Notes
A computed fold for a 66-nucleotide RNA from Trichonephila inaurata madagascariensis, annotated as transfer RNA. Its Rfam family is "tRNA". The family's RNA type in Rfam is transfer RNA. From the family's description: Transfer RNA (tRNA) molecules are approximately 80 nucleotides in length. Its family is annotated with triplet codon-amino acid adaptor activity in the Gene Ontology. RNAcentral holds the sequence, with entries from Rfam. NCBI's taxonomy places the organism under Eukaryota, Eumetazoa, Arthropoda, Orbiculariae, Trichonephila inaurata. The prediction has a mean pLDDT of 81.

């Protein structure tokens, strides 16, 4: 310097609903699976300040990884 967000691999515009993608569960289809289609669960946004009415986004320290 650069980077930690779901179980992975990522996104999220100059602060205002946390989301895609694979997985995973449940169903629909099918003789079974598989492939399709529908739905659903999963998040203390690495810790902890500070600044704002409001922080994943600013900011200060710490801490993994690179």
């Nucleotide at each position: 310097c650069c980077u930690g967000u779901a179980g992975c691999g990522c996104a999220a515009u100059u602060g205002a609903u946390a989301g895609u993608g694979c997985g995973u569960u449940g169903g629909a289809c099918u003789u079974c699976u598989a492939a399709u289609c529908c739905a659903a669960a999963a998040g203390u946004c690495g810790u902890g300040g500070a600044u704002u009415c409001a922080a994943a986004u600013c900011u200060c320290a710490c801490u993994g990884g690179g």